[in-house]
Order: sequence, then C1' cells, then structure tokens
RNA sequence: GCCCAGGUGUCGGAACUGGUAGACGAACGCGACUCAAAAUCGCGCGGCCGUAAGGCCAUGCGGGUUCGAUUCCCGCUCUGGGCA
Repeated sequence: GCCCAGGUGUCGGAACUGGUAGACGAACGCGACUCAAAAUCGCGCGGCCGUAAGGCCAUGCGGGUUCGAUUCCCGCUCUGGGCA
C1' cells in the first nucleotide's frame, strides 16, 4: 500500500428485505432470605434538563439518500485478520 471483518449503555452482546435503539446476560443499587454473609429470589438500572408530567440527546467521527438510518451510499478514524 491492497483486501476482508468489526466499532452499539459500565462490560459482553442482540436488533439486517430501513419503521418504538439498547433484547438477553454480567456488573451495580434497593429489598427478601440468613445470627451474619455467600448462593438464590423480587424490583430497578443509557445521558442531560425538569418538583412532576414530560422534553431533548444518544449506535466511532463528518457528510449524503429518505417521511424515517444501528441498518443503504461517500470520506475519515480506530481495532482484528490476510496479502505484498
């Protein structure tokens, strides 16, 4: 330099003929159980603003297409693999 795969909450990891972003699990918080703890069980759990109702933002970064983009197109960047 060229080719391929990938980048999503705190972490792992889903969502693919474009249509509620974050399923499921882990971690964490509160509670139950226990003398106490572990294990187990229940509930909660992206960020910001707000007393609340609710609103806005968020899929590596910047553009494009579209009523609508994690998803399609272009450029860049980072990670892994292959070729030279």